[in-house]
A computed fold for a 79-nucleotide RNA from Candidatus Vecturithrix granuli, annotated as c-di-GMP-I riboswitch aptamer. Taxonomically the source falls in Candidatus Vecturithrix (Bacteria, Candidatus Vecturitrichia, Candidatus Vecturitrichales, Candidatus Vecturitrichaceae). Its mean pLDDT, the model's own confidence on a scale to 100, is 84.

RNA sequence: UCAAGCUCAAGCCAAACCUGUCGUGAGGCAGGGACAGAAAGCCGCGGAUCUUUAUCACAAAGAAAGCCGGGUUGCCUUG
Numbered sequence: 001u002c003a004a005g006c007u008c009a010a011g012c013c014a015a016a017c018c019u020g021u022c023g024u025g026a027g028g029c030a031g032g033g034a035c036a037g038a039a040a041g042c043c044g045c046g047g048a049u050c051u052u053u054a055u056c057a058c059a060a061a062g063a064a065a066g067c068c069g070g071g072u073u074g075c076c077u078u079g
Stems, first nucleotide, its partner, number of pairs: 002079004012037001017032006035066001041072003045069003049063005
């Protein structure tokens, strides 16, 4: 530097659900909680999905990174 994730260490993260709070909404944040995850770190760039507004249709503004790709950084182990 490249490839892989059967196994190890130290750590990370936290679905559903519950409570509080913010938002018209999709959803966000905090606490509890753990189904999972080797990028479930970061970036809404492409597609799909969801919401709101408007529309004959187009569209606009948003949500979501734990849907699929893409970009970028990175722990451990093995080759």